[in-house]
RNA sequence: AGAGUUUGAUCCUGGCUCAGGACGAACGCUGGCGGCACGCCUAACACAUGCAAGUCGAACGGACGAGAGAGAGCUUGCUCUUUCAAGUUAGUGGCGGACGGGUGAGUAACACGUGAGCAACCUGCCCUUCGGAGGGGGACAACAGCGGGAAACUGCUGCUAAUACCGCAUAACGUAUUCUGGAGGCAUCUCCGGGAUACCAAAGAUUUUAUCGCCGAAGGAUGGGCUCGCGUCUGAUUAGAUAGUUGGUGGGGCAACGGCCCACCAAGUCUGCGAUCAGUAGCCGGACUGAGAGGUUGAACGGCCACAUUGGGACUGAGAUACGGCCCAGACUCCUACGGGAGGCAGCAGUGGGGAAUAUUGGGCAAUGGGGGCAACCCUGACCCAGCAACGCCGCGUGGAGGAAGAAGGCUUUCGGGUUGUAAACUCCUUUGACGAGGGACGAUGAUGACGGUACCUCGAAAACAAGCCACGGCUAACUACGUGCCAGCAGCCGCGGUAAUACGUAGGUGGCAAGCGUUGUCCGGAUUUACUGGGUGUAAAGGGCGCGUAGGCGGGCAGGCAAGUCAGAUGUGAAAUCUCCGGGCUCAACCCGGAAAUUGCAUUUGAAACUGCAGGUCUUGAGUAUCGGAGAGGCAAGCGGAAUUCCUAGUGUAGCGGUGAAAUGCGUAGAGAUCGGGAGGAACACCAGUGGCGAAGGCGGGUAACUGGACCGCAACUGACGCUGAGGCGCGAAAGUGUGGGGAGCAAACAGGAUUAGAUACCCUGGUAGUCCACACUGUAAACGAUGAAUGCUAGGUGUAAGAGGUAUCGACCCCUUUUGUGCCGGAGUCAACACAAUAAGCAUUCCGCCUGGGGAGUACGGCCGCAAGGUUGAAACUCAAAGGAAUUGACGGGGGCCCGCACAAGCAGCGGAGCAUGUGGUUUAAUUCGACGCAACGCGAAGAACCUUACCAGGUCUUGACAUCCAGUAAAAGCUGUAGAGAUACAGUGUGUGCUUGCACAUACUGAGACAGGUGGUGCAUGGUUGUCGUCAGCUCGUGUCGUGAGAUGUUGGGUUAAGUCCCGCAACGAGCGCAACCCUUGCUGAUAGUUACUAACGAGUAAAGUUGAGGACUCUAUCAGGACUGCCGGGGACAACUCGGAGGAAGGUGGGGACGACGUCAAAUCAUCAUGCCCCUUAUGACCUGGGCUACACACGUGCUACAAUGGCCGUAACAGAGAGGGGCGAACCCGCAAGGGUGAGCAGAUCUCAAAAAAGCGGUCUCAGUUCGGAUUGUGGGCUGCAACCCGCCCACAUGAAGUCGGAGUUGCUAGUAAUCGCGGAUCAGCAUGCCGCGGUGAAUACGUUCCCGGGCCUUGUACACACCGCCCGUCACACCAUGGGAGUUGAUAGCACCCGAAACUGGUGAGGUAACCGAGAGGAGCCAGCCAGCUAAGGUGAGAUCAAUGACUGGGGUGAAGUCGUAACAAGGUAGCCGUAUCGGAAGGUGCGGCUGGAUCACCUCCUU
Repeated sequence: AGAGUUUGAUCCUGGCUCAGGACGAACGCUGGCGGCACGCCUAACACAUGCAAGUCGAACGGACGAGAGAGAGCUUGCUCUUUCAAGUUAGUGGCGGACGGGUGAGUAACACGUGAGCAACCUGCCCUUCGGAGGGGGACAACAGCGGGAAACUGCUGCUAAUACCGCAUAACGUAUUCUGGAGGCAUCUCCGGGAUACCAAAGAUUUUAUCGCCGAAGGAUGGGCUCGCGUCUGAUUAGAUAGUUGGUGGGGCAACGGCCCACCAAGUCUGCGAUCAGUAGCCGGACUGAGAGGUUGAACGGCCACAUUGGGACUGAGAUACGGCCCAGACUCCUACGGGAGGCAGCAGUGGGGAAUAUUGGGCAAUGGGGGCAACCCUGACCCAGCAACGCCGCGUGGAGGAAGAAGGCUUUCGGGUUGUAAACUCCUUUGACGAGGGACGAUGAUGACGGUACCUCGAAAACAAGCCACGGCUAACUACGUGCCAGCAGCCGCGGUAAUACGUAGGUGGCAAGCGUUGUCCGGAUUUACUGGGUGUAAAGGGCGCGUAGGCGGGCAGGCAAGUCAGAUGUGAAAUCUCCGGGCUCAACCCGGAAAUUGCAUUUGAAACUGCAGGUCUUGAGUAUCGGAGAGGCAAGCGGAAUUCCUAGUGUAGCGGUGAAAUGCGUAGAGAUCGGGAGGAACACCAGUGGCGAAGGCGGGUAACUGGACCGCAACUGACGCUGAGGCGCGAAAGUGUGGGGAGCAAACAGGAUUAGAUACCCUGGUAGUCCACACUGUAAACGAUGAAUGCUAGGUGUAAGAGGUAUCGACCCCUUUUGUGCCGGAGUCAACACAAUAAGCAUUCCGCCUGGGGAGUACGGCCGCAAGGUUGAAACUCAAAGGAAUUGACGGGGGCCCGCACAAGCAGCGGAGCAUGUGGUUUAAUUCGACGCAACGCGAAGAACCUUACCAGGUCUUGACAUCCAGUAAAAGCUGUAGAGAUACAGUGUGUGCUUGCACAUACUGAGACAGGUGGUGCAUGGUUGUCGUCAGCUCGUGUCGUGAGAUGUUGGGUUAAGUCCCGCAACGAGCGCAACCCUUGCUGAUAGUUACUAACGAGUAAAGUUGAGGACUCUAUCAGGACUGCCGGGGACAACUCGGAGGAAGGUGGGGACGACGUCAAAUCAUCAUGCCCCUUAUGACCUGGGCUACACACGUGCUACAAUGGCCGUAACAGAGAGGGGCGAACCCGCAAGGGUGAGCAGAUCUCAAAAAAGCGGUCUCAGUUCGGAUUGUGGGCUGCAACCCGCCCACAUGAAGUCGGAGUUGCUAGUAAUCGCGGAUCAGCAUGCCGCGGUGAAUACGUUCCCGGGCCUUGUACACACCGCCCGUCACACCAUGGGAGUUGAUAGCACCCGAAACUGGUGAGGUAACCGAGAGGAGCCAGCCAGCUAAGGUGAGAUCAAUGACUGGGGUGAAGUCGUAACAAGGUAGCCGUAUCGGAAGGUGCGGCUGGAUCACCUCCUU
């Protein structure tokens, strides 16, 4: 410090996720030791039991009393009496139980934090100082007696002490009142001093002489109380709250101020800087995290607060409204004799319960601290320790060194090995912890040690007793095998798993951490993803529809003043602990101790005066006023005008009109439409008209006059900052819509009809109502858009246009120049993710406002406000996804565009589709009809040839190391021939007996045996190689360097021409290159040279009936080798003087001369596991192998490809023509003979330029047929033959004779072909025993047509749109049906919370009363004072009743939403998405949606206009 994830790829926006740290944790697996910490986060739920606050006998009276003394009795060791007495102690009294300990329920508050204040206060014990303590009195507990009660407890009578209680005296430096002097302050006042009056004290104890106490006063210290400034969570879908409320006067009360309380008076007080209400929450020092700013948190430790079963209340006291005190009420628990009582673990342990989850009913007061006491001492679950738990942090160990036969075993393997791995074994060494034994602390300054025989030290023995967990696809360090087969499972995100899974499970190996390791949860970080530091808002989420303006925020120049902000210094405070640094102590560390720093804050004070601010002064440039002038669809209201549509009326006139892609509905013989005259009525204003004008926006368009708003230019008179923005607020605000009343020509939602269509609730047509228009009122929304808030300043230019002003010049106008305002375009810097923006900024800055924070759910629900309604505005959550999105790129696609090509269309010729037959396929059938191929690119295809074989299929019969290969052992030759059985395979019998040599071996063969193995046309072409098809012989596909772009990419390869061609030329940020094109290769067309046999024969001989037959020749044809030739080379036209093209010449051939071979990068998971090869899987007496027979040849039917025809351009008969290319030895087979023929007999020649196949056919010539189902056509069938072959039944071919079917040129549709081509004619070959209408070749004869590129198909290039990228066979919307999930409404129902009103009203306090009661004081007494009970009133907890509010749960039914695999219906959107889409509104429809009105471009295409650039 970043990374993964949207895409085919890219950049951006943006969310989700991960790596880090932390924890009072929990869970899973595992677990050796020690130190230090820490341990109910949930039920402030309920609690058994024990302990947690007592102490003082030196305050007091009693009681008991070890022991001692004395006395009495007698049973002589016992009883009784008495004195002293250590000690113990219930009660009275004192001090302490307000500390310590626990918890966080409540509390949003002066509760807390921080800083001030109290001139408005208190303070026991403690410290200092001054002074005092005289003299009296009366009681009550205990106790005793009598009672009540189950108990708790309690009544009456009587006795008694005090440091308990009460008078009196004393009395100031006290308090109060008042008079007065001085000083100070802060308004009330405060301090110091003097005088007068009034009032108030006390307690003693004791070992006996020193202490502890007591009272008054002053001061201190400590602790508290109160007040104030500032800070302190969320919600506005909580906007108003408040009656003791706010203030005053007077009083009461309090330690003290105060509406704290009361009476009266006034009507205030708080609130948008968020009152009130609701929700949540103890606050802080700190802790975690973070670079910081921040965010989160408030366990343990420390400070403060609050609470103590729930609620209320006071008493006592220095202090409480009191955790282990009291009273009352409620709930709960317990005891009970039913009458009454008792209780409060949120103290320490512990129990139940809840929960994922949190410990011992331990030891000790030894230390520290607290209470009491003079003290000894007592108490102390505070505390110190121990126990339990890896809960956390820290430390240590589980051994160290050597050791290669790289052992065994495991795993893996390409079988060679590799790896585990120096790891182990083995050798040497060590002993931390644990174990055994011995010694043994510090903590204790004199005694006292729970911890503890602990820490620690010494000795001993043995490597001995001590390693796991997670991960290994990327992020992220670490890989293989097997199993599984979208199953089981994994998963933090992306995503793995459908037979070769580094992603599941297991194993081996590896990586990481380690007494732990993982998982889960939570917080911070990463996240600049709420942005103060430090974000945005044209198109990604986001500018309010527009203005006016309130609060608020911000604000021009100059010179002085003040000092609130600001800056600097000083002082106080910011507790300790923590953090940081330094130093120190435990062997180190964690931990602990000391010091420093820090605590960024607050307050006070002293300064400074630049900036902001404040008050005053001044200025004119911001702003405004006045004035001159022109421009304008600015607004409002009232007249007026013409063209057009429609209607009415009348004339003329006759059969149609209208409408569409085509039609129909509709209108018309009752006279339409057309035409002409007259009239009525409503709405809108052609041309001018223009990215022209005006307005804040919405918006505004005939003309006239009236009223009226604003802007602009000029001048420089006036005011003197009067300004900018603007939350709320107020106003304006298209269209649609609403209300009332008018109006209604045209248009036109709805509706009706006609078409279209599978349907057509649409698009098209004919009609047509609201509405559109007017007046008044409402509504308040739009793609209300420049998708761009307002204002100010600054920052190159160029060029239009609108409205002004000025200048030069001129007689004047035009023109030219300068300038202001508005409105456009282009463009530089700059900005931007890019597109783009660019003085009218999206640039550089400032101010203010609105708004945004992933997509969906949803602008929905609920609530509020507004509206007559429709609806508007404000505006969530649950749940769900890992994306949604912007811009640009490359492709692909478009019922987008441009250019171009192709037998693509057109122009032609011949076909197919109809018939019969052949052949292939589908289907059906079958025991089997083996398998594959399926649009083009399967279907006369694999198959260049199924009777057996082939053959893979079926039936039956057989074999099991096998029909075939290698290895081992043994035996023997085996084969062949013959016979028997059998359908045959096979079995049996007979016969038969290898080769080589180094002479007992080797080789080959056969049989037998055992096992390794063979074998498979079994599966997977979606595991593969190889091969092939196709786009397509289309002209394309790429690279290097450079350049441009953030980048994907672009450029080059585009453009202008040209070409068959990315062929070439020119231009150009490109320059070059590669694979393709072309050429090189073969063939054909011309010529030459060379060579002539089997070919040829011109000349010369020979020779024949004829014949290159022969001598000979090398001229010719030809053969087969090498050359030449053609290159736009030449001429002319066009073109840029280019490439090239057109024409011409010459030439055998002319612009690639014709044909072939040759197939770029790639596409189609194209085809083939059955050519072959091959991974994996499967079969192994069978899915292998052999045999016989059958099948692949079936047949209602459908399709493809062909053959033959339908005839006269023909058929038949006759007849003296002319090829090329091939093949031939198990072959071709001449001639001759036989047969009508197929063929047979015989057999010359020929491994072939020699011989043979071999006859070419069409053509030509002659004859016949005469338009008919024929002398066309030949299917089918019969008979008889021939050939091949073991064998022609299923199931071959041919011949002869006979038979003589369909068919008279073929519907929709569709195929091939552009020249030696189509068409037509025959010939050959491969396969092959035999079998071709198929296939591959060969030559003969030999056309027609092409205007042209609008259209169909395919393709290429450029461009455009895109929501597609599996790429249009794409994507995708809504209803309906089903399942699940969360949620809204809902007659209601239930519960909770906070208030309000009323009723009732405990205890307590206060006040009143107090006839009852009454020790202290007064009084001689009577009596009084005082006090108490009782009663009353006020206040009030709990309770009750009522009407509402809020929240939660639930609810028949119901609404939409989300998710889900393949469901149903349509096709709305994305391309011009096939009717451009979208926004608002209204209406209609199963649904997407359609239509009307207005708006937008975020619409393609074409044309025009305008503008800009060159």